The RNA shown here (TPP riboswitch aptamer (THI element)) has 100 nucleotides and comes from Pontivivens nitratireducens. Model confidence (mean pLDDT): 80 of 100. The source organism's lineage runs through Bacteria, Pseudomonadati, Alphaproteobacteria, Paracoccaceae and Pontivivens.
RNA sequence: GCAGAUGCCUCGGGGUGGUCAAUGGCCUGAGAUGCGCGUGCGCAGACCCGUAGAACCUGAACCGGAUCAUACCGGCGGAGGGAAGGCUGUGGCGCAGGCC
Numbered sequence: 001g002c003a004g005a006u007g008c009c010u011c012g013g014g015g016u017g018g019u020c021a022a023u024g025g026c027c028u029g030a031g032a033u034g035c036g037c038g039u040g041c042g043c044a045g046a047c048c049c050g051u052a053g054a055a056c057c058u059g060a061a062c063c064g065g066a067u068c069a070u071a072c073c074g075g076c077g078g079a080g081g082g083a084a085g086g087c088u089g090u091g092g093c094g095c096a097g098g099c100c
Stems, first nucleotide, its partner, number of pairs: 001093002007087004011050004017027004033044005056081003062075004
């Protein structure tokens, strides 16, 4: 000097089901929350993810397997989309000089 692990800061992206004797409980999960209203939108919180991109969306009212049921598991998926900047800088690589 070069790229860069890691960490931090700011900003941004995202989803929010099923079931029951039901303002609470149960299943899976990181996350299934709360409030408002024009009832599918907005805001907030937690959580996850940000190109090393399976966070998440489309395909999909899909296919196979489980389950009381489900966006539960797998396929699909070497398919397509998808949100970044700064600082730090382990180990490494290269160059120049000095010494032995």